[in-house]
RNA sequence: GCUGACGUGGCUCAAUCGGCAGAGCGGCGGAUUUGUAAUCCGCAGGUUGCGGGUUCGAUUCCCGCUGUCAGCU
Numbered sequence: 001g002c003u004g005a006c007g008u009g010g011c012u013c014a015a016u017c018g019g020c021a022g023a024g025c026g027g028c029g030g031a032u033u034u035g036u037a038a039u040c041c042g043c044a045g046g047u048u049g050c051g052g053g054u055u056c057g058a059u060u061c062c063c064g065c066u067g068u069c070a071g072c073u
Base pairs, nucleotide, nucleotide: 001072002071003070004069005068006067007066010025011024012023013022019056027043028042029041030040031039049065050064051063052062053061
């Protein structure tokens, strides 16, 4: 230099042909317990890497940039 994949709550990942952004773990509160752990219930937490484009509507499609990983030279 070229090619491909990926970037979504604190972490690990979903969300299929464009139509309400979710789960597990973690955090906070409560129940239970003599107490802790475990278990159960509830709550908070996201400018979906950045900037444009298409569209009534974009995590999703298109372009550019950037970061990570892999391959080729």